[in-house]
Molecule: transfer RNA
Organism: Candidatus Magasanikiibacteriota bacterium
RNA sequence: GCCUGGGUAGCUCAGUGGUAGAGCGAAGGCCUGAAGAGCCUUGCGUCGUGAGUCCGAUCCUCACUCCAGGCA
Numbered sequence: 001g002c003c004u005g006g007g008u009a010g011c012u013c014a015g016u017g018g019u020a021g022a023g024c025g026a027a028g029g030c031c032u033g034a035a036g037a038g039c040c041u042u043g044c045g046u047c048g049u050g051a052g053u054c055c056g057a058u059c060c061u062c063a064c065u066c067c068a069g070g071c072a
Stems, first nucleotide, its partner, number of pairs: 001071007010024004018055001025044001026042005048064005
C1' cells in the first nucleotide's frame, strides 16, 4: 500500500429502513437484628466521526478514524 471483518449501555454482545435490547455489573427499594441469597424498580446510550440517499438511517452509499486478521 491492497483486501476482509469489526467499533451499539460500565463489560460481553444482539439488533438487515419506522425514535435500540439481553446477560452480567451498577444504583434505589422490600426482606433481615445485621449481612448474604431472593424479589421489585431504574437503561445507566451524541449507535466511532462527518456527509449523502430516503418521508424516515444503528441498518443503505461515500470519505475519514481506531481495532483485529490476511496478502505484498